[in-house]
Context: one part of a larger RNA
Molecule: small-subunit ribosomal RNA, central domain
Organism: metagenome
RNA sequence: UUGGGUUUAAAGGGUGCGUAGGCGGUUAAUUAAGUCAGUGGUGAAAUCCUGCAGCUCAACUGCGGAACUGCCAUUGAUACUGGUUGACUAGAGUAUGCGUGAAGUUGGCGGAAUGCGACAAGUAGCGGUGAAAUGCAUAGAUAUGUCGCAGAACCCCAAUUGCGAAGGCAGCUGACUAAAGCAUAACUGACGCUGAUGCACGAAAGCGUGGGUAUCGAACAGGAUUAGAUACCCUGGUAGUCCACGCUGUAAACGAUGAUAACUGGUUGUGCGCGAUACACAGUGCGCGACUGAGGGAAACCAUUAAGUUAUCCACCUGGGGAGUACGUUCGCAAGAAUGAAACUC
Repeated sequence: UUGGGUUUAAAGGGUGCGUAGGCGGUUAAUUAAGUCAGUGGUGAAAUCCUGCAGCUCAACUGCGGAACUGCCAUUGAUACUGGUUGACUAGAGUAUGCGUGAAGUUGGCGGAAUGCGACAAGUAGCGGUGAAAUGCAUAGAUAUGUCGCAGAACCCCAAUUGCGAAGGCAGCUGACUAAAGCAUAACUGACGCUGAUGCACGAAAGCGUGGGUAUCGAACAGGAUUAGAUACCCUGGUAGUCCACGCUGUAAACGAUGAUAACUGGUUGUGCGCGAUACACAGUGCGCGACUGAGGGAAACCAUUAAGUUAUCCACCUGGGGAGUACGUUCGCAAGAAUGAAACUC
C1' cells in the first nucleotide's frame, strides 16, 4: 500500500458550526468533457511471449510474428456521470396556528437546615467511638425558647420522567434568548448530506486579579489503632468549595457504539402533540424504556433508538513492552496540553 476492521480483543475525534473537497431527488431538451466504438499516426532497438532456423544439444544467436495493455489526432454513439437551459415536489427550508419541557442568560423573592451572636431559663456534663482519647464545659457548656446575622444548597413532588449538540440542567417568579415537536399543505423549488484545515462550546481539579467564606474539607496539627500507621476511625483545620472577569482544554468527556438517508417481524410500558367539546378505546406523528424473533456476532449480547440489509462522507487501528516517553514544534502565567518517534527487548 492493498485488504480487513473500530460495544467489550488495537481502533469513533469530548461536542457542535462550517471552508475546501467528496457525494447528491424527479423530468425534458441540448452538449459530448468522462465513457464506448471505428480509423490513422506514434508507441526506437534489445528484452518478454510465440513459430522457424544456425552452432553435434543447450545456454547463446539469427529471421518472422504477436505484444508493447499507453499517448495524440479524427469520425461516430449518447444509456450512465458531468456541463448548460427549462419544468417539478416526495428531500430541505419558510409561513400560520397550537400546546409542552430541571434548555440558556440575568434580576427579584421564599422556607427548612447549619454555624455564629444577643437575651431568657437551667445544671453538670457534652461530644465522639468497636472501645476510647484529643476537643468543648462552673469564666455556666450540651439540651430548650425568643430575636438577629451570614453564606451555601434547594426536602417532598421525583419517575428506566423531561430538556439540551455535548459538557450539563431541579425551590418559586419576572424579563430576554434558543431549539425541537405536531397540525395545515399556503410559499420557495434541490437551496441537500458529510466535512481535512479552521472557529466556537466544553465536568471536576488547577491558575491569575478582586470579593466572599455558613458547610464540607486536600495540606497540616493533635487523639486513637497498630509491630510500625507518613492510612482507614475521631477532634480541629488552611487552600479550595461560592461570586465576577480572564486562563486552562482535559475525564471511564461512556451507549466504552461518528454523522446522514433508505429498507426489514411481534409483544408491552411511558412523555409531548393531533381530530369534533371532554374522557376512554382504537388510530396517527415525534421521543424515552422493557421483552422476544429473523438476521448478525468469537461469545456476552444487539435486535425499527441495530451491533441486521445497503449507500455517501469524515475520524481512527495494524503484536506486547519501551511510551503517550524522548527530541523538535505550536499553545499556556504555570501546572501542563497537542503533535509524537527510535534504539533495545520479548